[in-house]
Notes: A computed fold for a 106-nucleotide RNA from a bovine gut metagenome, annotated as SAM riboswitch aptamer (S box leader). Rfam family: SAM riboswitch aptamer (S box leader). Rfam's curators write: The SAM riboswitch is found upstream of a number of genes which code for proteins involved in methionine or cysteine biosynthesis in Gram-positive bacteria. The prediction has a mean pLDDT of 82.
RNA sequence: CUUAUUUAGAGUGGCUGAGGGACAGGCCCUUUGAAGCCCGGCAACCUGCGGUUAAGCAAGGUGCCAAUUCCUGCGGCAGCGGAGCAUUCUCCGGCCGAGAAAUAAG
Numbered sequence: 001c002u003u004a005u006u007u008a009g010a011g012u013g014g015c016u017g018a019g020g021g022a023c024a025g026g027c028c029c030u031u032u033g034a035a036g037c038c039c040g041g042c043a044a045c046c047u048g049c050g051g052u053u054a055a056g057c058a059a060g061g062u063g064c065c066a067a068u069u070c071c072u073g074c075g076g077c078a079g080c081g082g083a084g085c086a087u088u089c090u091c092c093g094g095c096c097g098a099g100a101a102a103u104a105a106g
Base pairs, nucleotide, nucleotide: 001106002105003104004103005102006101011039013038014037015036019029020028021027023073024072025071026070040065041064042063045061046060047058048057049056069100074097075096076095077094080093081092082091083090084089
């Protein structure tokens, strides 16, 4: 860089001890124990068996185990809702798409 996926699933364990949720802003988690390591578990992208591009099975390589990728970040919507004195417009939410991020394979 390309492609695919991201509302499912996973611990009342051991060691150790203050941070963590990518970034920013929020909002959260955390001494009733964060992160890390070990054990355990989940899943099935690659892989193996099967068979021939199948279903299925296994779990060797990764990955993952608070909250939708925790939410929003950019754009669009006289076709959705509400608020601001009326239009323009602005704001809050909603929806759609993109971006960013994560993981796998190449």